[in-house]
RNA sequence: GGCGGAGUAGCUCAGCUGGUUAGAGCGACGGACUCAUAACCCGUAGGUCGUCGGUUCAAGCCCGACCUCCGCCA
Numbered sequence: 001g002g003c004g005g006a007g008u009a010g011c012u013c014a015g016c017u018g019g020u021u022a023g024a025g026c027g028a029c030g031g032a033c034u035c036a037u038a039a040c041c042c043g044u045a046g047g048u049c050g051u052c053g054g055u056u057c058a059a060g061c062c063c064g065a066c067c068u069c070c071g072c073c074a
Stems, first nucleotide, its partner, number of pairs: 001073007010026004019057001028044004050066005
């Protein structure tokens, strides 16, 4: 330098062919239970979906450029 993959909550990830609320598990916090702790149970908070721009009535999803990480080729 070329090609491919990934980037969504603190962490690991889902999100079907663009459509009406952006989710799960773990973790955090609160509650219940317990003599107490853990586990189990109930609930709450937490997200500018990597950045900028474009297409569209509507974008996590499509298009372009850029950034970061991983792999392959040279």